[in-house]
Context: one part of a larger RNA
């Protein structure tokens, strides 16, 4: 020199796009941060309409009970499917966690696409609800009733899976594909729409079952690579191989019983210390050094510890169960809870913001759809924290004004600097005028097209409708005024910039070196100057 998630001390006009608790993985008030499907299913309540009865009684209104209908809303529950993403720390972790290149002839895999094959017949409960009980509460019990895309039994089986027989082909040790026959096992669910001689049929949408294949995501193994201390030399008994057996999707000491005594080590084992790891980022000419904030990829963790369950997929942040700590409620018998989600509070430190606005876009989830949900994300605020850009005027203007320093008293210097004079108006102030970001989906009308008998309905064009948080913002016009906007560090060498006072080894300075003890260009002031400029300076940190 250059960098910074920076701090601090003066100082401060605007804009764009970035960042913004680096510390106690401290403890949290309050709201928000995962719901969605009525085109799975039976219910409760409310509306409307229809009747019948009753009361009031202004005789056609009003309320109240039953019945029945069918749009339509709203509510829990049963059931699907999401809650394993998205988001958020960085505790642990020196490991196959991470890169990087490979294996899996030892694996899986919802939801998407591709083609095949189906989707028949039964059955029994159970929430909700009624009702009785308990308990402060959280919640819980026991009786009766009832639904299905919930759950269970038979069928059916293209393919699958176990088994027996046999062919062919190939390999990398166990093997692996591919086919033929034999026996044996194992599925399923409807709902909505159209139409019709309508308890049903038929076609379409969307689902549901088996199985084979993408795609895209995961598991598991191995080779190399990256940290310090040898003032850490030795280590280890599930240890290190074998058999048998379990466990898993899946190999294996991953478990477990025998049986063998091995296996790692100065090419640095164990220990003890430190740490997320990279893609990057700083710096350097480069080698190399440092460094892992924002962004992205993989990892681990959710109070702390341990444990499973459910499931395609977890050993789950906003699930559950136990254990301990902490807080809160309580009728003392018992509950309740987990910001390292977004804002926000305490605290802790030199230090890090809004309890804002929207689901319009992008993306996620659920749903035929509409849509709902979404603190993911879009946006705006707050800070000059960081980079970049613009302003704070521009010309002209000698009596070198006035004042200021200064002086050898002639002058010198601030100085074209001001004043005055003639512009401009970026920015600002007002006024008007005004976006792009939207594209869709749905809904109607048209069309063409695959299929079909034909209707729907499916794919694909058009036409109209419609949907903006920002924001009346960003840009534009015109008007007004020079008018509102410059500090900070240094000036003895290094290092670019000099004097006058005041102090007098004091008071202070200061990176080095050194300054200051009566003429200090090194200290305070003030002229003057020199550098950077909405910043400047210091401090820390790394090159």
């Nucleotide at each position: 020199g250059g960098a910074c998630g920076a701090a601090c001390g003066c100082u401060g006009g605007c804009g764009g796009c970035g960042u913004g608790c680096c510390u106690a993985a401290u403890a949290c008030a309050u709201g928000c941060a995962a719901g969605u499907c009525g085109a799975g299913c039976g219910g409760g309540c409310c509306u409307c309409c229809g009747g019948a009865g009753g009361u009031g009684c202004u005789u056609g209104c009003a309320c109240c009970u039953c019945c029945g209908g069918a749009a339509g809303g709203c509510c829990a529950g049963c059931g699907g499917c999401g809650g394993a993403c998205g988001g958020g720390u960085g505790a642990g972790u020196a490991a196959c966690a991470c890169g990087u290149g490979g294996g899996c002839a030892a694996c899986c895999u919802g939801c998407c696409u591709u083609g095949g094959a189906g989707u028949g017949c039964g059955g029994g409960a159970u929430a909700a609800c009624a009702c009785c009980g308990g308990g402060a509460a959280a919640c819980c019990g026991g009786u009766g009733c009832u639904a299905a895309u919930a759950c269970c039994g038979c069928a059916u089986a293209c393919g699958u899976c176990c088994u027996c027989u046999u062919u062919c082909g190939c390999g990398c040790c166990u093997g692996c594909g591919a086919g033929a026959g034999g026996g044996g096992a194992g599925a399923a669910a409807g709902a909505c729409g159209g139409u019709c001689g309508a308890u049903g049929g038929c076609c379409g949408u969307c689902g549901c079952u088996c199985g084979a294949a993408g795609a895209g995501g995961g598991g598991c193994c191995c080779g190399c690579g990256g940290c310090g201390c040898a003032u850490u030399a030795g280590c280890u008994u599930g240890u290190u191989g074998g058999u048998g057996g379990g466990a898993u999707c899946a190999a294996a000491g991953c478990c477990u019983a025998c049986c063998a005594a091995g296996g790692c080590g100065a090419c640095g084992a164990u220990g003890c210390g430190u740490u997320g790891c990279c893609g990057a980022c700083c710096u350097g000419a480069g080698a190399g050094g440092g460094u892992g904030a924002u962004c992205g990829g993989c990892c681990a963790c959710a109070c702390u510890g341990g444990g499973a369950c459910u499931g395609a997929g977890a050993c789950a942040c906003g699930g559950c169960c136990c254990a301990g700590a902490c807080u809160c409620c309580u009728g003392c018998g018992g509950g309740a809870g987990g910001c390292a989600g977004c804002a926000g509070u305490a605290g802790g430190g030199a230090a890090u913001c809004a309890u804002c606005c929207g689901c319009a876009a992008u993306g996620g989830g659920c749903g035929c759809a509409a849509g709902c949900c979404u603190g993911a994300c879009g946006g705006u605020g707050c800070a000059a924290c960081g980079c970049c850009g613009c302003g704070u005027g521009a010309g002209u203007g000698a009596g070198g004004a006035a004042g200021g320093u200064u002086u050898u008293c002639g002058g010198a210097u601030c100085g074209u600097a001001a004043a005055g004079c003639u512009c401009u108006g970026u920015u600002g102030u007002g006024a008007g005028g005004g976006a792009a970001g939207a594209a869709c989906a749905g809904c109607u009308c048209u069309u063409g097209g695959a299929g079909g008998a034909a209707a729907u309905g499916c794919c694909g064009g058009g036409a109209g409708u419609u949907u903006g948080c920002c924001g009346g913002u960003a840009c534009c016009u015109c008007a007004c005024c020079a008018g509102a906007a410059a500090g900070c560090c240094c000036c003895g060498g290094c290092u670019a910039a000099c004097u006058a006072c005041g102090u007098g080894c004091c008071a202070g300075c200061a990176g080095c070196c050194g300054c200051g003890g009566u003429a200090a260009u090194a200290c305070g002031u003030a002229g003057g100057g020199g550098g950077c400029a909405a910043g400047c300076g210091u401090u820390g940190u790394c090159c």
Molecule: small-subunit ribosomal RNA, 5' domain
Organism: Salicibibacter kimchii